The RNA shown here (SAM riboswitch aptamer (S box leader)) has 141 nucleotides and comes from a Flavobacteriales bacterium. Model confidence (mean pLDDT): 83 of 100. Its Rfam family is "SAM riboswitch aptamer (S box leader)". About the family: The SAM riboswitch is found upstream of a number of genes which code for proteins involved in methionine or cysteine biosynthesis in Gram-positive bacteria. The SAM riboswitch acts at the level of transcription termination control. The predicted structure consists of a complex stem-loop region followed by a single stem loop terminator region. An alternative and mutually exclusive form involves bases in the 3' segment of helix 1 with those in the 5' region of helix 5 to form a structure termed the anti-terminator form. The sequence was found by an Rfam model in a public genome assembly.
RNA sequence: CGCUUAUCCAGAAAGGCAGAGGGACUGGCCCUGUGAAGCCUUGGCAACCGUCCGGUGGGCAACCAUCGGGUAGGUGCCAAAUCCAGAUGUGAGGCCCUCCCUGAGCGGAGUCGAAGGGCGGGCUUCACAUGAAGAUGAGCC
Numbered sequence: 001c002g003c004u005u006a007u008c009c010a011g012a013a014a015g016g017c018a019g020a021g022g023g024a025c026u027g028g029c030c031c032u033g034u035g036a037a038g039c040c041u042u043g044g045c046a047a048c049c050g051u052c053c054g055g056u057g058g059g060c061a062a063c064c065a066u067c068g069g070g071u072a073g074g075u076g077c078c079a080a081a082u083c084c085a086g087a088u089g090u091g092a093g094g095c096c097c098u099c100c101c102u103g104a105g106c107g108g109a110g111u112c113g114a115a116g117g118g119c120g121g122g123c124u125u126c127a128c129a130u131g132a133a134g135a136u137g138a139g140c141c
Base pairs, nucleotide, nucleotide: 002140003139004138005137006136007135008134013042014041015040016039017038021031022030023029025086026085027084028083043078044077045076048074049073050071051070052069053068054067055066056065057064058063082133087130088129089128090127091126092125093124094123095122096121097120099118100117101116105112106110
C1' cells in the first nucleotide's frame, strides 16, 4: 500500500520555535499576521485495543461469547456534524419544454390562440434512506 470489520451530530488547548498557508479531493462555506502548516514542551479529551471487577449464557476445565462498570498501558484525538454537499433511489414543492385535450378571444379567412387540464421529459430546492470517498481503531495479508 491492500483486504475485512466497528465507529464517526458527544468531548477536549496553552506556551515556545517558525512565518503563509490550512480545513483529504472537487464545489461551497469557513479558519488564518489578534499568526496557517510543521516541530517541541506542557496540559487535556476519549474506553477502540489491552488490563481489572461484576452479571448472564455456553463449557468438565482451560476458556469463549455477550452486557455493565473501573482504569490512560498501546493507539487516537483536542474550530465548525467527517464543517456542508458530491452517486443512486423515494417523497413533497418550484421553474421550463415537446405532444395531446379543451377553446375565452380576435378575424373576411386560422398552420392564430388566453386561462385550465393530461401523458412524458429536463433543471432545481428541501426532507429521508442507502451508498461512495475519507478518518480512526482492531484483525489479517